This is a predicted structure of a 475-nucleotide part of an RNA (small-subunit ribosomal RNA, 5' domain) from Stella vacuolata. It matches the Rfam family "Bacterial small subunit ribosomal RNA". Gene Ontology terms of the family: ribosome and structural constituent of ribosome. Lineage of the source: Bacteria > Pseudomonadati > Pseudomonadota > Alphaproteobacteria > Allostella. It was read from a public genome assembly.
[in-house]
Context: one part of a larger RNA
RNA sequence: GAACGAACGCUGGCGGCAUGCCUAACACAUGCAAGUCGAACGAAUGGCUUCGGCCAUUAGUGGCGCACGGGUGAGUAACGCGUGGGAAUCUGCCCAGCAGUGGGGGAUAACCUCGGGAAACUGAGGCUAAUACCGCAUACGCCCCUCGGGGGAAAGGCUUGCUGCUGCUGGAGGAGCCCGCGUCGGAUUAGGUAGUUGGUGGGGUAACGGCCUACCAAGCCUGUGAUCCGUAGCUGGUCUGAGAGGAUGAUCAGCCACACUGGGACUGAGACACGGCCCAGACUCCUACGGGAGGCAGCAGUGGGGAAUAUUGGACAAUGGGGGCAACCCUGAUCCAGCAAUGCCGCGUGAGUGAUGAAGGCCUUCGGGUUGUAAAGCUCUUUCGCCCACGACGAUGAUGACGGUAGUGGGAGAAGAAGCCCCGGCUAACUUCGUGCCAGCAGCCGCGGUAAUACGAAGGGGGCUAGCGUUGUUC
Numbered sequence: 001g002a003a004c005g006a007a008c009g010c011u012g013g014c015g016g017c018a019u020g021c022c023u024a025a026c027a028c029a030u031g032c033a034a035g036u037c038g039a040a041c042g043a044a045u046g047g048c049u050u051c052g053g054c055c056a057u058u059a060g061u062g063g064c065g066c067a068c069g070g071g072u073g074a075g076u077a078a079c080g081c082g083u084g085g086g087a088a089u090c091u092g093c094c095c096a097g098c099a100g101u102g103g104g105g106g107a108u109a110a111c112c113u114c115g116g117g118a119a120a121c122u123g124a125g126g127c128u129a130a131u132a133c134c135g136c137a138u139a140c141g142c143c144c145c146u147c148g149g150g151g152g153a154a155a156g157g158c159u160u161g162c163u164g165c166u167g168c169u170g171g172a173g174g175a176g177c178c179c180g181c182g183u184c185g186g187a188u189u190a191g192g193u194a195g196u197u198g199g200u201g202g203g204g205u206a207a208c209g210g211c212c213u214a215c216c217a218a219g220c221c222u223g224u225g226a227u228c229c230g231u232a233g234c235u236g237g238u239c240u241g242a243g244a245g246g247a248u249g250a251u252c253a254g255c256c257a258c259a260c261u262g263g264g265a266c267u268g269a270g271a272c273a274c275g276g277c278c279c280a281g282a283c284u285c286c287u288a289c290g291g292g293a294g295g296c297a298g299c300a301g302u303g304g305g306g307a308a309u310a311u312u313g314g315a316c317a318a319u320g321g322g323g324g325c326a327a328c329c330c331u332g333a334u335c336c337a338g339c340a341a342u343g344c345c346g347c348g349u350g351a352g353u354g355a356u357g358a359a360g361g362c363c364u365u366c367g368g369g370u371u372g373u374a375a376a377g378c379u380c381u382u383u384c385g386c387c388c389a390c391g392a393c394g395a396u397g398a399u400g401a402c403g404g405u406a407g408u409g410g411g412a413g414a415a416g417a418a419g420c421c422c423c424g425g426c427u428a429a430c431u432u433c434g435u436g437c438c439a440g441c442a443g444c445c446g447c448g449g450u451a452a453u454a455c456g457a458a459g460g461g462g463g464c465u466a467g468c469g470u471u472g473u474u475c
Stems, first nucleotide, its partner, number of pairs: 001475004006471005013347006019340002021305001026303003030300003035064003040061002043058006071258003080183007089175003094171008102136001104134002111126006142151003156163003184230003191221003196218008233255004237248004260281005283294004311337001313336003319333001320331004350380004360371004384416001386411005394402001419464005424445003430459005440447002
């Protein structure tokens, strides 16, 4: 000098765009953050009825979604990440193509009845439907095979031409796995390792593999730093620097990991699942003491910690996501608004004229000098702000939270709008008074003990400016 997710002190007019718990991955009251489909199904309730039915709503069965989106950085020195390759894989929805969708069955929730329980919830009996479940048939292609053969599918719905369903092949996008190289400090850490290293058989997985298991062999890593200890999410990037480099990893984007702590699986195309389940633990709450309920590192918000970091706001109008044929519903993703000079950028706080160089202040050698064209006065202007009126784009036809916002026109009036730091040298800017090694200053050198340009005040001056200084950190 530059920079900052900054903080503190003094000060503070407006707008645009950004940014805003870096500390306790501390504990959380309350509300909201994932639903949707009646064009899969029976039923109930309400309404209408020409008594045939129809409409609306939704507790349940069923389907899809809930594995996305959002948060955090605890753990992790690792194929975690970055980069470049690889083969032994899976893939719901979507796209292309081929082939099919025949005929049956038994249940079960809802509902009814009877119970248990304080509650959470739950038991028994009876009835019923389906795109829920299960056989049979069929099988181009598919799987297994001793090449003879064997095995395996489907679901209908509605507005009657649409949409579903099943098998297979391929694609797109996604995901899993393996490898080369790169990826902080410590040797006051030198040896580490028994499923350890390899093989064979078997198991397991979507898939390769000590991934697991039995047996066999005795290997494997290490001074090119193994192991251990400490620290840390990684990257694109960001800051600085002429560059090389150094430091860093907020916001935005990609990947990873985590979801009270530890463990486990279930369902599913996909999870070992933030707002799912089970077990254990700590903590909090309810209880009739038998037993139950909970998880903000989602958005707000509270307590606490801290130098320090915002509203318990509006809307689905746009973009995107889930469901649905659709209408539409949901969406604290998102878009907006609120708060904060936290940062960057822009604008304003007036312009011209004005000498008797007014008054006042300060200094003075008492002549004067300076503040100073500064003020007043005169002549103008009206940005921003204020008042009145109109009023968007964002929305291809409808739909606007933002918002009566931005903007446009008109009006009044210089009117409502300047501070902070410094002035011994480094370093730009000097005098007087007070103080008297006191009070104090200070980044370094150093000032102060009776004329202090260094302390405090005043006048004057210098610098920056809605900011200015200080502190911290990095280069």